[in-house]
RNA sequence: UAAAUGGAGAGUUUGAUUCUGGCUCAGGACAAACGUUGGUGGUGUGCCUAAUACAUGCAAGUCGAACGAGAAAGUCCCUUCGGGGGCAAGUACAGUGGCGAACGGGUGAGUAACGCGUAGAUAACAUACCUUUAGCUGGGGGAUAGUCAGUUGAAAGAUUGAAUAACACCGCAUAAGACCACAAUAUCUGAGGAUAAAGGGGUUAAAAAUUUAUUGGCUAAAGAUUGGUCUGCGUCUGAUUAGCUUGUUGGUGAGGUAAAAGCUCACCAAGGCUCUGAUCGGUAGCUGGUCUGAGAGGAUGAUCAGCCACACUGGGACUGAGACACGGCCCAGACUCCUACGGGAGGCAGCAGUAGGGAAUCUUGCGCAAUGGGGGAAACCCUGACGCAGCGACACCACGUGAGUGAUGAAGACCUUAGGGUUGUAAAGCUCUGUUCUUGGUUAACAAACAAAUGAGUCGCCAAGGAGAAAGGACCGGCUAACUUCGUGCCAGCAGCUGCGGUAAGACGAGGGGUCCAAACGUUGUCCGGAAUUAUUGGGCGUAAAGAGGGUGUAGGUGGUUUUGUAAGUCAGAAGUGAAAGCCUCAGGCUCAACCUGAGAAGUGCUUUUGAAACUACAAAACUUGAGUUUGGAAGGGGGCAAUGGAAUUCCUGGUGUAGUGGUGAAAUGCGUAGAUAUCAGGAGGAAUACCAGAGGCGAAGGCGGUUGCCUGGUCCAAAACUGACACUGAGAUCCGAAAGCGUGGGGAGCAAACAGGAUUAGAUGCCCUGGUAGUCCACGCUGUAAACGAUGGACACUUGAUGUUGAUGGAAUUUGACCCCAUUAGUGUCGGAGCUAACGUGUUAAGUGUCCCGCCUGGGGAGUACGAUCGCAAGAUUAAAACUCAAAGAAAUUGACGGGGGCCCGCACAAGCGGUGGAGCAUGUGGUUUAAUUCGAUGAUACGCGAAAAACCUUACCUGGGUUUGACAUCUAGAGGAAGAUUCUUAGAAGUAAGAUUCGCCUUCGGGCUUCUAGACAGGUGUUGCAUGGCUGUCGUCAGCUCGUGUCGUGAGAUGUUGGGUUAAGUCCUAUAACGAGCGCAACCCCUAUGCUUAGUUGCGACCAUUUAGUUGAGUACUCUAAGCAAACUGCUGACACUAAGUCGGAGGAAGGUGGGGAUGACGUCAAGUCCUCAUGGCCUUUAUAUCCAGGGCUACACACGUGCUACAAUGGUCGAUACAGAGGGUUGCUAAAGUGUAAGCUGGAGCUAAUCUCUUAAAAUCGGUCUCAGUUCGGAUUGGAGUCUGCAACUCGACUCCAUGAAGUUGAAAUCGCUAGUAAUCGCAGAUCAGCAUGCUGCGGUGAAUACGUUCCCGGGCCUUGUACACACCGCCCGUCACACCAUGAAAGUUGAUUACACCAGAAGUUAUCUGACAACCUUCGGGAGACAGAUACCCAAGGUAUGAUUGAUGAUUGGGGUGAAGUCGUAACAAGGUAGCCGUAGGGGAACCUGUGGCUGGAUCACCUCCUUU
Repeated sequence: UAAAUGGAGAGUUUGAUUCUGGCUCAGGACAAACGUUGGUGGUGUGCCUAAUACAUGCAAGUCGAACGAGAAAGUCCCUUCGGGGGCAAGUACAGUGGCGAACGGGUGAGUAACGCGUAGAUAACAUACCUUUAGCUGGGGGAUAGUCAGUUGAAAGAUUGAAUAACACCGCAUAAGACCACAAUAUCUGAGGAUAAAGGGGUUAAAAAUUUAUUGGCUAAAGAUUGGUCUGCGUCUGAUUAGCUUGUUGGUGAGGUAAAAGCUCACCAAGGCUCUGAUCGGUAGCUGGUCUGAGAGGAUGAUCAGCCACACUGGGACUGAGACACGGCCCAGACUCCUACGGGAGGCAGCAGUAGGGAAUCUUGCGCAAUGGGGGAAACCCUGACGCAGCGACACCACGUGAGUGAUGAAGACCUUAGGGUUGUAAAGCUCUGUUCUUGGUUAACAAACAAAUGAGUCGCCAAGGAGAAAGGACCGGCUAACUUCGUGCCAGCAGCUGCGGUAAGACGAGGGGUCCAAACGUUGUCCGGAAUUAUUGGGCGUAAAGAGGGUGUAGGUGGUUUUGUAAGUCAGAAGUGAAAGCCUCAGGCUCAACCUGAGAAGUGCUUUUGAAACUACAAAACUUGAGUUUGGAAGGGGGCAAUGGAAUUCCUGGUGUAGUGGUGAAAUGCGUAGAUAUCAGGAGGAAUACCAGAGGCGAAGGCGGUUGCCUGGUCCAAAACUGACACUGAGAUCCGAAAGCGUGGGGAGCAAACAGGAUUAGAUGCCCUGGUAGUCCACGCUGUAAACGAUGGACACUUGAUGUUGAUGGAAUUUGACCCCAUUAGUGUCGGAGCUAACGUGUUAAGUGUCCCGCCUGGGGAGUACGAUCGCAAGAUUAAAACUCAAAGAAAUUGACGGGGGCCCGCACAAGCGGUGGAGCAUGUGGUUUAAUUCGAUGAUACGCGAAAAACCUUACCUGGGUUUGACAUCUAGAGGAAGAUUCUUAGAAGUAAGAUUCGCCUUCGGGCUUCUAGACAGGUGUUGCAUGGCUGUCGUCAGCUCGUGUCGUGAGAUGUUGGGUUAAGUCCUAUAACGAGCGCAACCCCUAUGCUUAGUUGCGACCAUUUAGUUGAGUACUCUAAGCAAACUGCUGACACUAAGUCGGAGGAAGGUGGGGAUGACGUCAAGUCCUCAUGGCCUUUAUAUCCAGGGCUACACACGUGCUACAAUGGUCGAUACAGAGGGUUGCUAAAGUGUAAGCUGGAGCUAAUCUCUUAAAAUCGGUCUCAGUUCGGAUUGGAGUCUGCAACUCGACUCCAUGAAGUUGAAAUCGCUAGUAAUCGCAGAUCAGCAUGCUGCGGUGAAUACGUUCCCGGGCCUUGUACACACCGCCCGUCACACCAUGAAAGUUGAUUACACCAGAAGUUAUCUGACAACCUUCGGGAGACAGAUACCCAAGGUAUGAUUGAUGAUUGGGGUGAAGUCGUAACAAGGUAGCCGUAGGGGAACCUGUGGCUGGAUCACCUCCUUU
C1' cells in the first nucleotide's frame, strides 16, 4: 500500500524427572436429530433412509389467418301442433394438417469412463425455428379421416361399405444455385504423377392463406445458435488381483453413418496393453464450489449453476432438424388393477399428497399480476416452470421482554464464628415511555410500452389503549469462568480424559449462591483443526516402533573437468482462455444487519507465441583427478582337493596284581573275585588338532587354526605406462548363508536331546550322579532361519588430538645386519576435544558437517497370528490382516528400598566363659473353655508379675435383684414456700429408702443470701470411633545420623556440601577437595560417686585429760562423718608410630588417664504402633436409661496351652549352738523401746521420738564348733487335718501369719532358648511405695564376689560406600502359564442358503437389414409388366429364460481352535537381585503348567581372579 495481515496450547504413564508415544479436551462447521424451554420480524432452507409401492387431482398444448364438417341446452318468432325458422354459433366436443411435445421439471440407480474438468482438433460433420443475401413460388392428378349406414366385442376396441377437403399425398414443367462424372489449360515434378480450373454434359424444388397489406412455401450461400465426433493432460482404493486381449492390433477392399474409424464384413499380417500397475475386485455421478486450515493440504459435492446418466426392470426400433423419447410406440419380465375369464389397463426419480422404511424432512394452498417457455398475425390460451402464501427456532440476521428513582438494606429463603452475612436497588412504593402487542384508519412500490385496463401476496404511515401478554438452558474437583450447606455411605449414582462415592463428598441428589450463553441452551452424530500423530512445506530408524543375515547385479535414480551447439526442463514479456454465481475489495439498495445490486480484483491453471542461455538435459569434440588395466614386490587359520604326523580318550589281546572302584554337598544306581580300578606291552578305530596364540591375521557375511603338495579368489605397497567417466546405489532377480533339522548311503572313539535308573524334594516329568539312542563326522541333495549384533545399510568429501598394535615403503644415526627413532600409507584397538544426542553415550572406523541411492517405522495387546498365495519331502519359511480390548506400553537417567551381590565398620551379635529358662511343685499374667457375669484394654520383636505402687465390702466399669427420674454432681430462669439442717426414736425392709413421732433452729447492708418443692433449659454416660484428634508413651536407638542458606554442576528429577585418605565411642577430629558456612543430633554444660583442702561441729566423732557397765558424762573438734564452697584430668608432660596433622601405642607423675564409673538427657523420621477406661476433645448414639443408688454375686471358675518368677532336687549342703560386720530408707490416724507373758504368730505395757537424738533394727550370707554321710534322705517342702493369732462392720465364696501333724512331685531337666565384660555375673539379706490387712511382684540399698573375650568366618541387628533391579503399598514387592466358571468378538468345519460373475451350449419375443412369396389408388408402360409401398415366410444379429461346469463374495452351521475381559478360585513359582540352575535368540525333542534338556550364538549377565590395552603418578 483498495482487493498482502498471518501460526497459542492443556490433561493423562513415574515416588519424582527428561524423552518417545498414543488417548482425551478447549475452536469452527452442519440439508442434521434428540431433551428442556419458547415473544416478534426479515432472508434462506426442508426424504441424506426404500431408484420402495402408490389412491386422488393437476404438471403440454396451441393454431379456424391450413382443411372439411359442425351440434345441444337456453331464448325469441311462426305453427296445420307433426314441426319450422332466428339468435346461441360457424361456438363447443371431435377429426385431417402444421408447430411444439427432444425444452422446462425430477432423481443420482448405474458409470473409474474421453463420464467429468481443462486445453485443443473437426481440411471428418449436422443444425427446425431466427437474421442477411440471391433466385423462384407454373400447371395437374388420385385418395383419405372425420361423417353416414352396418357387423362384432363385457370392455378396450376392431372391422365392412359409401361420400368428401386441404399449406395432407403424388407426377410434370422451369434450374440462378447446388450435386455428379468428364475436362482445355496452368503450376510443381524424381516424368510415375499431384494440385487448381475455363468449359460443355447429366440430376434435382415449391403451398398456399386472408382482414390487400402482409404472412407462408421452395432452392442456394452466409451468419448466429445448438449439437455430434476425435485428441493431450488431470481424475478414489486393493498386488492377500500379474499377466490381459482374437474384431483383439494393423493393412487392403467393400458396406455403413450427418460425420473419421474394426463402426460392420471378406481377405492378409501377428500384432496390441502391462510393475510409470494392464486385467480383475471394491467404492463413487463429475465440476464451479462448500467446510476447515497461517498456508500447503484434508474432508466434502444438499440448496444455486454447468455437464453426464436414468425414467417400473431388460431389449428394440419408429417419427422427427433433433429421441432410440419421464407424463410416445412394440416386445419380454415382475408387480398392481378391471373382467362377462375370452381378454384388457397401468408406471409420481413432475407439484401436492398416501402407505412403508427411518433418529429424521412440509400444504392434496393461491395466481399466471411479474420473469421465462409453447402455439398463434393477433386477441388470447396453456404453463405445480415460476411468483407468492402455509407448516417447522432447521440455519443466519435484527428487535423486545421495560426506563428512572427507591435502604426500614422490608419479609421470606440460605449460610453463620450466633455478632452477623448473602440474595439486594433486587422487590414493594413513586414518576415515566410505548419498540413489540391490540383495535381502528390510510397509502406507496413490485408496473411498463400506449390512452385505458390489470395486484396472487406483502411492507409502510397515522391515531388510541395499556407495564400490561413475552426467560430459559447448561455448568460450578482439574483441564475450564463459577462454592457452600444438607442428604446418601463403593449404595444410589456421575464420568469427555484424569477419575469421584466405603459417615465430615466444592465430583452423586437437593437447597442457597455463582458462572457462561440467551429465544435459545445442552446432548448425540459427522468433517477439518489442534496432530510436526504419514512430516513437499515439516518426522524418524545404536538402546524408545524402525537398517533387509551378506554379496553380485538388471530396470530406475544420481553422477568428475573443459569447449561449442540446441532450447525439452528453467526464467522473462505478450496474447487467448480460466461461464455465471460464490470468496475478496470499493461503492450502492432494503430504518441496520442477514439479504440483494453494480464495478473491480482474484482464480496461484492450461494453451499459443516472442526472447534469454547461467544451471540440468540432449548432441558433438576434448581432458585426467574418479574408476580400471599392465610391471615388480609383500603378508595372511581366505577357499577347494589329496596325502600324512604325534599326544589323548575308548575298546580288544596278553602280562603283573588284589579288593575295591567310581561318583557326590552327602550318597546311591553303576563297574568289580567270571579279577575291576591301577600298571606294562601290543593292536584297532574315530574325532579333534595342546604349546606357538595375541581385543594378532584373512574373508562380503556366515566363518576360518597340526604338517605337506596341487588348483584358486581377494587385499596392500612402490614406481611408471595405458584406457578415458568406463562411476555410485540398486526395486525385482540371482548366489552364498552358524546351529538345529530332513532325505539317501557310509562312519561311529568321545560327547549327548529322547529314554532308563539313582538321588534331592511336600512333589521333582528339573538342576546333581550312573548309563544311553538319534545327532555330532564324511559324500551328495534339501532347508534358509539366529541376540545372523557394532542391536549402527552402501558410496564419496570435509572437520582439533593422544597412545598401542599388524602389513608395506621411505628416511636418519655410522658402513653392513638386527634393535631403536622419524615420516607416509592400508587395516585394527583404547582414551578423548568441538559438535551431536532425551540421556546413556558417540567422537577421522561418527551417532559430527554435507551430497546421492536403497531398505524400514507410525500406541500397547490381539499377532509376526488367521485366511489366501509362493517355496519346502516334512518341520516350517516368506508375504501378511481384521474384529475385539486397554490408557497406557516404552527408553534413559534420579532418589530410595531390596538382593540366597560386593567392600569397610560397630554392637553380649557370634565366639570364649559364668549362671539360668524349657522338665517338678507353687505364685502370677495371658489364651482357651466355662459362666447370669467370669468388666475393659494391651497381642511378633515393641502384649502376657502389662494398665493394676495392693479386686473380701468399697474399688467395679460386669451379672442378678430391689429402687429414683431436673436426677449422685454444675449453672440458670419462672413460680410456690420458710426454713435448711441437726438430736432422739418407732414401724416396714437385705439395704437404699418409705411412712411417722419428738426437740432445737436462720443471717441481712432489706437488694438478697441459704434452702425445699414444681416446671423448663440442661445434667450424666468407664457408650462408639486411637482409622477424625490433642497430649503422653513404646520401638528402631543413645544408632550417628537428619537437614538448610549461598555458590557450582546437570535440560531436569537431582547432585555437590555429607564423597576420598586417615582417625574416633561419635558426620569425633585432621587432611584432600567446587565448595563455603550454618542448624537439629554427638560431645560438653547438670546430678551421684572416687582424692584432697577450707569452713562449720549437733543429735555425729574419740586421739589427748578426767569419768562410766556403756562416748555415759565433763571437756575437745585432731580423726571419721555430715554438708556448703573450692581444687584436681587437659593427651597437659615424655618416647615411638603417623603426613612436623588428627590421633594411636607405651611411660612418668597422680586418688583417678585418655568420654575415670554411673545417671538424667532420645535428632529428622518410621510403625494409620498404643491409649477416647488418666485427662482433654470433633462427630455419632442414649435421656423413667447406655444415667444414678443399694444388697448379694463375679473379676479368685478349670480338661488344657504359653510367658514371667519363687522354692528345690542337696554335702561349696541341711540342721543345732556360738560370734561379727552394712547401707539406704520410713515413722504422730504413726514408729513403738525397756519389762512381763505365750512353743509361736502375738498380747500386755507404755518410756522415747515431728527424728544424724527415739524407733522400725537382731542384717544375712560369712566365721567357729557339733551332727547328718548320698538315701527320695535330718534333702525338698506341695497338699491335707487339727488348733490358733492379727487386721477389719465382715475373712464362706476369697486374706496374711503361727503351732502340731501330714510329707506330693522333684535325683540338674529333649528340641530349643535367655542374661551378663567388673565391684559386673552369681550369691546374701535389708528397706520403701501401695496398704486397715495382704509381696515369690516392683523400685531402691548395701554385704561376699568370680570366669572369659583367640578373634570377626558364620547367625541377628545397625551404619557408610558401591553394584543389579521389570520393586516405589517399596521382597510380606512384582509377576508367568495350565486348569475351572461367566461373557465377548473371531478362525476352522460335514454342509445349507443367497448375491455377483466367467465359459460352453440350448433358446429365440419385438425389431432393423437381406432374400423369397403373395398382393396393391396415384407415376411410367410395348398393357405382359415396372418403380414404389403393404402383408406373410425364411435367414443373420439379439433381450428374457434354460442346462452344465466353475470363480469371487455374504449369511448360517452340530462340533472345534486359539484370543480377549472378568471378584478374594485351583496348581505350582518360570522371569525381575547372581531371582536362588545367569538370562535371552534360532532350532530339535520332552513334559499338568509355567517350563526342562541338547546344540550353536549373543551380553541386553552379577561376582572374583588372570591376560591385554588405556588414563594418571
Predicted 3D model of a 1513-nucleotide RNA (small-subunit ribosomal RNA) from a Bdellovibrionales bacterium.
The sequence was found in a public genome assembly.
Its mean pLDDT, the model's own confidence on a scale to 100, is 83.
The organism belongs to Bdellovibrionales, within Bacteria.